A computed fold for a 73-nucleotide RNA from a Minisyncoccota bacterium, annotated as transfer RNA. The sequence is in RNAcentral, with records from ENA and MGnify. Its mean pLDDT, the model's own confidence on a scale to 100, is 84. NCBI's taxonomy places the organism under Bacteria, Bacillati, Minisyncoccota.
[in-house]
RNA sequence: UUGGGAGUAGCUCAGUUGGCAGAGCAGCGGUCUCCAAAACCGCCGGCCGAGGGUUCGAAUCCCUCCUCCCAAG
Repeated sequence: UUGGGAGUAGCUCAGUUGGCAGAGCAGCGGUCUCCAAAACCGCCGGCCGAGGGUUCGAAUCCCUCCUCCCAAG
């Protein structure tokens, strides 16, 4: 330099025939317990890497850029 992949909650990741953003773990509260752990119940947490475009409507489609990974040179 070229090609491909990834970027979504504190962490690991789902979510692509465009139509209300989710799970597990973590955190907080409760039940239980002499106390704690485990288990169970509930709650909190995100303007979906940045900017623009298309559309009634974009995490999802298009363009540019940023970061990381892989391959080729």